[in-house]
C1' cells in the first nucleotide's frame, strides 16, 4: 500500500429486509442433612463506529476503526 474474511449478551456462536436469539456461564427460587447433578424463573446488547438507501436495516451501499490471512 492492495485484496479477501471476521467484529451481534462476560465466553462461543446463529440470526442474509419485518419483535435481536442460543449454549455455557451469572442471579433466585426448588429439590438435597449438605454438595453435585437436575428442574422453573430473571437479568445481561448503543448488533465495532458514522453516514447513506428503504415504509422498515444486525442484514443492502458508502467510509472509518479493530483483528486475522494472502500479495506487494
Nucleotide at each position: 500500500g492492495g485484496g479477501c474474511g471476521c467484529g451481534u449478551a462476560a465466553c462461543u456462536c446463529a440470526g442474509u429486509g419485518g419483535u435481536a436469539g442460543a449454549g455455557u456461564g451469572c442471579u433466585g427460587c426448588c429439590c438435597u442433612c449438605a454438595c453435585a447433578u437436575g428442574g422453573c424463573a430473571g437479568a445481561a446488547g448503543u448488533c465495532a463506529c458514522a453516514g447513506g438507501u428503504u415504509c422498515g436495516a444486525a442484514c443492502c451501499c458508502u467510509g472509518u476503526c479493530g483483528c486475522g490471512c494472502c500479495c506487494a